[in-house]
RNA sequence: UGGGGAGUCGCCAAGUGGUAAGGCACUGGAUUCUGAUUCCAGCAUUCGUAGGUUCGAUCCCUACCUCCCCAG
Numbered sequence: 001u002g003g004g005g006a007g008u009c010g011c012c013a014a015g016u017g018g019u020a021a022g023g024c025a026c027u028g029g030a031u032u033c034u035g036a037u038u039c040c041a042g043c044a045u046u047c048g049u050a051g052g053u054u055c056g057a058u059c060c061c062u063a064c065c066u067c068c069c070c071a072g
Stems, first nucleotide, its partner, number of pairs: 001071007010024003018055001026042005048064005
């Protein structure tokens, strides 16, 4: 430098056009003498960034950023 892949909550991870599931962690509560366990509730609205398409974008298109792989 060229080609390919990935980027979603603190971490892992699903979602492939109609405002984002789940697990762990965390916070509040119930239970308990206390803790653990268990149960209930809460926790992403800049889905890497900026534009574009669309009535509507995590999803489609373009550029850029970061990381990984391959080639030179």